This is a predicted structure of a 1409-nucleotide RNA (small-subunit ribosomal RNA) from a metagenome.
The prediction has a mean pLDDT of 85.

RNA sequence: AGGUGGGUAAUCUGCCCUGAAGUGGGGGAUAACUUUCCUAACGGAGUGCUAAUACCGCAUGUGGUGGCUCGUCUACGGGCGAGUUGCUAAAGGUGCUUUAGUCUCUGAUUAAGGUAUCGCUUCAGGAUGAGCCCGCCCCCCAUUAGCUAGUUGGUGAGGUAAAAGCUUACCAAGGCGACGAUGGGUAGCUGGUCUAAGAGGAUGGUCAGCCACACUGGGACUGAGAUACGGCCCAGACUCCUACGGGAGGCAGCAGUCUAGAGGCUUCGGCAAUGCCCGCAAGGGUGACCGAGCGACGCCGCGUGUGGGAUGAAGCCCUUCGGGGUGUAAACCGCUUUUAGGAGGGAAGAAUGCCUUGAUGGAGAAUCGAGGAGAGACGGUACCUCCAGAAUAAGCCCCGGCUAACUCCGUGCCAGCAGCCGCGGUAAUACGGAGGGGGCAAGCGUUGUUCGGAAUUACUGGGCGUAAAGGGCGCGUAGGCGGUUCGGAAAGUCCAGUGUGAAAACUUCACCGCUCAACGGGAAGCUUGCACUGGAAACUGCCGAACUUGAGUGUGAGCGAGGUGAGCGGAAUUCCUGGUGUAGCGGUGGAAUGUGUAGAUAUCAGGAAGAACACCUGUGGCGAAGGCGGCUCACUGGAUCACAACUGACGCUGAGGCGCGAAAGCUAGGGGAGCAAACGGGAUUAGAUACCCCGGUAGUCCUAGCCGUAAACGUUGAACACUAGGUGUGGGGAGUAUCGACCCUCUCUGUGCCGUAGCUAACGCAUUAAGUGUUCCGCCUGGGGAGUACGGCCGCAAGGUUGAAACUCAAAGGAGUUGACGGGGGCCCGCACAAGCGGUGGAGUAUGUGGUUCAAUUCGACACAACGCGAAGAACCUUACCAGGGCUUGAAGUGUAGGGUAAAGCCUGAGAAAUCAGGUGUGCUCCUCUGGGGCGACCCUACAGAGGUGCUGCAUGGCUGUCGUCAGCUCGUGUCGUGAGAUGUUGGGUUAAGUCCCGCAACGAGCGCAACCCUUGUUCCUAGUUGCCAGCGGGUUAAGCCGGGCACUCUAGGGAGACUGCCCCCGUAAGGGGGAGGAAGGUGGGGAUGACGUCAAGUCCUCAUGGCCCUUACGUCCUGGGCUACACACGUACUACAAUGGCUGGUACAACGCGCUGCAAGCCCGCGAGGGGGAGCUAAUCGCUUAAAACCAGCCCCAGUUCAGAUCGGAGUCUGCAAUUCGACUCCGUGAAGGAGGAAUCGCUAGUAAUCGCGGAUCAGCAUGCCGCGGUGAAUACGUUCCCGGGCCUUGUACACACCGCCCGUCACGCCACGAAAGUCGGUUGUACCAGAAGUCGCUGGAGCAACCCGUAAGGGAGCAAGGCGCCGAAGGUAUGGCUGGUAAUUGGGGCGAAGUCGUAACAAGGUA
Repeated sequence: AGGUGGGUAAUCUGCCCUGAAGUGGGGGAUAACUUUCCUAACGGAGUGCUAAUACCGCAUGUGGUGGCUCGUCUACGGGCGAGUUGCUAAAGGUGCUUUAGUCUCUGAUUAAGGUAUCGCUUCAGGAUGAGCCCGCCCCCCAUUAGCUAGUUGGUGAGGUAAAAGCUUACCAAGGCGACGAUGGGUAGCUGGUCUAAGAGGAUGGUCAGCCACACUGGGACUGAGAUACGGCCCAGACUCCUACGGGAGGCAGCAGUCUAGAGGCUUCGGCAAUGCCCGCAAGGGUGACCGAGCGACGCCGCGUGUGGGAUGAAGCCCUUCGGGGUGUAAACCGCUUUUAGGAGGGAAGAAUGCCUUGAUGGAGAAUCGAGGAGAGACGGUACCUCCAGAAUAAGCCCCGGCUAACUCCGUGCCAGCAGCCGCGGUAAUACGGAGGGGGCAAGCGUUGUUCGGAAUUACUGGGCGUAAAGGGCGCGUAGGCGGUUCGGAAAGUCCAGUGUGAAAACUUCACCGCUCAACGGGAAGCUUGCACUGGAAACUGCCGAACUUGAGUGUGAGCGAGGUGAGCGGAAUUCCUGGUGUAGCGGUGGAAUGUGUAGAUAUCAGGAAGAACACCUGUGGCGAAGGCGGCUCACUGGAUCACAACUGACGCUGAGGCGCGAAAGCUAGGGGAGCAAACGGGAUUAGAUACCCCGGUAGUCCUAGCCGUAAACGUUGAACACUAGGUGUGGGGAGUAUCGACCCUCUCUGUGCCGUAGCUAACGCAUUAAGUGUUCCGCCUGGGGAGUACGGCCGCAAGGUUGAAACUCAAAGGAGUUGACGGGGGCCCGCACAAGCGGUGGAGUAUGUGGUUCAAUUCGACACAACGCGAAGAACCUUACCAGGGCUUGAAGUGUAGGGUAAAGCCUGAGAAAUCAGGUGUGCUCCUCUGGGGCGACCCUACAGAGGUGCUGCAUGGCUGUCGUCAGCUCGUGUCGUGAGAUGUUGGGUUAAGUCCCGCAACGAGCGCAACCCUUGUUCCUAGUUGCCAGCGGGUUAAGCCGGGCACUCUAGGGAGACUGCCCCCGUAAGGGGGAGGAAGGUGGGGAUGACGUCAAGUCCUCAUGGCCCUUACGUCCUGGGCUACACACGUACUACAAUGGCUGGUACAACGCGCUGCAAGCCCGCGAGGGGGAGCUAAUCGCUUAAAACCAGCCCCAGUUCAGAUCGGAGUCUGCAAUUCGACUCCGUGAAGGAGGAAUCGCUAGUAAUCGCGGAUCAGCAUGCCGCGGUGAAUACGUUCCCGGGCCUUGUACACACCGCCCGUCACGCCACGAAAGUCGGUUGUACCAGAAGUCGCUGGAGCAACCCGUAAGGGAGCAAGGCGCCGAAGGUAUGGCUGGUAAUUGGGGCGAAGUCGUAACAAGGUA
């Protein structure tokens, strides 16, 4: 200032209305104009003339007003009235008309009347408008707490229309402030508007009310009204003119220009309407206003067509290639014509006023009526009719979720998107395009802003044990709240009425007017408020009276580490003295530093000192909290119990305030035994400014004083009331009982545990509440920045207290759950360790890998779980790699069309070969048979398509590895939990086993375990050749060789057998221990069998397969080379280093298997590999096939050997087209390293390890590898502490791509905002002083001056007044402060930033809680 309600008896009010009374008689000037002059201009000076409703006296005074005197009323402020005295007004114009005069005589004019009208003066009243005063309401900051000198009041004076410190002099010392003064910041206020369910929140553009302002600051004048937007004066800034002397100006009026800005219109028409001003009126003026123009800026309405039209055109898109979509959409047929276009017609908005006239009235005015003339900016606009024709008219956003709408292509963490979550790293519904779809529509999106959702500031309607949040504790001020009864008054409260709450807006209405609507009109409501009047009296407050239960007092009693001071005591420690005594002591994980032969430690005696008080000691006690512990005394606080005498609500809480307040720290003075920051030394360690050890100073103690903080925690403010219990314990009382202490019951007051209801997110709390209520205080509002900065206050300091912002993040956090993990715990397994045996790691060689090399050394596999792996066999082939030479429908496959011919094969030539050229060569079948057709095959051409060991195992299928043959993994129903989930599956036993038993809110079930299957061990039955041979016969050097037999062995088919069945012991049971029998005993041994899942484990090079890529090549053929390289490194093996051996000779005993492009005997040749030859065998028949170690005998004699065999030389054999790169084997010669293998590491628990040989697959050939087979054949296991892996339960967790996890701080780099800072530049404001414009006011006024007075006049007076002086006074200046902002060398920390450095602090007992 505003809103609202009051007051003005403290006021004014032009024009308008009503009433009363007047309007008499005079005077002097002056502008315009004339003329002279100055000036660039703006302007100015003089002279002469003149009028008024301009100006000035006088008269009158209804009235008004001052003084004085009375009366009356009064809510004492004052109001009203009477008398008397002083003062105090005015103006005329016009029309008509009468009489008279004059003149230029239809007329004009003068004078005096009449009348009408417009005015003028005074007063009273009204209406309207305004001034002033008061109550209530009206933003942020307390990091603004004190402000104030005209300040608060009084008196006198002044001043105003009017109250008032409004002004002034004097007096007093007040006034305002935590209910927020003062200061700072921001802002015109309101009706309303937006939002909201409301309460609220935000806002004040248009319209309306009020206020303020008009270039900036100051000032007055005039006027009813201004401190005046288009008036004046001054100062200042700016612009313009100038002759340089001086002047002019103020669009925040309507248009318009420029500037700033992301951004905002026409230099339009008209006064026709409405309104205002002037005017008697006619009329004039009006960028108010009415209209038009521009702008999708908003609201509303309309159109861009409508009906029919295909199993559905084309194009485009998708596709599993079949089809689907766009889509009745289009074309096409019929219809309609708003709008735009053309032609024609065409309003309302206009009624007043004016003129004429009627009624009424008084003949006037006013009012009512009739007639008439004239007037439209918009605008030939709205509207209507006709004409032609679907003709003129659709965009924008979105399509990952929220959120309606999906596909393809491109791109490849790029480009980009994004409101939040988040998309994009080769299959993107998220980027870009396309098709399709969804939404809205002349608009659609974006951005910004406000409210909502957000109960996320919680009045309505929140919280504070652990999520943010209870003050460290008490005393207490203000304030808030407050027991029972009665009475009063009526402030709050409630009811009724009145006034007001402007209009517009808003809401409602079957309302009215524009075709509808928007818009406009009408009615009602709303305006939740304020004020006044009347009423009620329950509740709150107030006043009065009373009460006792709240609170307090009293009397008695006991209780306790409650507090303060003084004194006393013993144990221990250390030190000192002396004795005994001798070599160590001490310390640790282990040590060392240290200490000790100058005698320690140990031990005894004596002494000194300081500090703390073992046991008692107890979820015992006391205190408000911090805290309090030996004993005694003194002083002192408190709660408790009993009694019920006294007071009579005296109470509760408590912002500020005051006090207390652990430890550490500080000041001063003491004291100092032990302990012990800092510090020194010794260790530990990569380091070790630590953890451990030896020392050790502040300090710890006392006195006095500061500090004022803690995880000051029950993380739980204080008080009161109510709401099941059970069980301990401290103090007191009563009852009962007893001889008595006990016991038992009840009760008051403390202190614990458990638990119902209830509460809680859960955990949990639960009469000591976190339950149910009341009162008061404190505190919280995402994380970080930060309890930091700045400012204030406190402190000696350290620091405390109060306490932000920028910036940054999409979380931070609580409780619980399931896992995983732990240098957590418990239980239990496994060749996991231990106990053993043998190896690897050292050597040589083989083989695989890495690396390197190379034209290529193809590729894959990488901890266990890659590395003698894919590969069960790379000279060519294989082969995927490299070089070179070729092919292009291709090396192989399918189909179609056309053409040709049989195709192969063989021969010759060229070539490295592939290949090419030439020659030769040849099917079936039918017919009309020198020919033609058909079938199959092949060749050539063309096409569709082939082909790819090219990429992606992180697009996949399948298969596989691994945890792990570990004992687990789940489900249904039920129950519990808000839920995740739990229960079952946990527990007690037992087992190899989630195996079984018992118990149990669980009851059942599934996949796993086990069993069923194979094999092996015993036996029986059947069968008896190719196997076997006991007895019988024959026979041989010998031999199942023969007859014969099937008994045995064996073969291979079927049974039996083993089930803790039996006995003893233990046990409830399951089961365990022992034993018997038995070939086998507690799953007999072995195998096959691999749950839910894990590792984006492995494989696109077995195969299959999506997508991508190549297509005279990334396909395909061929020759040669490579995969076999070689300074090195690793894995896996072989052979050794020797005497348990080597060599020579002799002599025994297997099993599994394999064999016709094969195994091959006897025989012959060769030292041998092997060759020749070929009986037999499609195999229980023949062959491979002499098994070896072993055993017997001999030699070697501990050495680089009679060990070992690498390497090299030579000579051969075999396979093969071919052994050079690059095969195996044989013989002769050569004879390397190696003498038992560092750190480390592997396998194995019984027919196993170790050792010995044999067979097979692959294969032309090639085995130290792989897969099998048998022979010989051990040692050890106390045990589960430790290492590794695993199972179950439990615990902690900040982990959940799950400890190979998470995560902290410094440093380095980049970016950002902030603080400090010598200064520096602004803004704003205070104080003091200087100077002082205009101007009001005051004083003066001796320039000047017509009206009035005196005077004949001159002149004087009154009065006005220029000028001067003074107070105040704007901008300005000087000085000095406050507040605030910008900037700054430098400096400080902070935040953020895919892969930086150092360590490892925290999370597990996080390795020192």